[in-house]
RNA sequence: CGGGAAGUAGCGCAGCUUGGUAGCGCACCUGCCUUGGGAGCAGGGGGUCGCGGGUUCAAAUCCCGCCUUCCCGA
Numbered sequence: 001c002g003g004g005a006a007g008u009a010g011c012g013c014a015g016c017u018u019g020g021u022a023g024c025g026c027a028c029c030u031g032c033c034u035u036g037g038g039a040g041c042a043g044g045g046g047g048u049c050g051c052g053g054g055u056u057c058a059a060a061u062c063c064c065g066c067c068u069u070c071c072c073g074a
Stems, first nucleotide, its partner, number of pairs: 001073007010026004020057001028044005050066005
């Protein structure tokens, strides 16, 4: 320098193909249970969807540019 993959909650990931309320597991908080903790049960909170711009009534999703990490090639 060229090609490819990934970036979404504290962590691991789905959702993108086919644009239409942002989700799952673990973790966290509250309550019940327990002598207490853990486990279990019930409920709850947490997101500029890597950044900027464009298209659209509407963008995590489509288009353009950029950044970071990983892989391959030179």
This is a predicted structure of a 74-nucleotide RNA (transfer RNA) from an uncultured Erysipelotrichaceae bacterium. The prediction has a mean pLDDT of 82. Its Rfam family is "tRNA". Rfam's curators write: Transfer RNA (tRNA) molecules are approximately 80 nucleotides in length.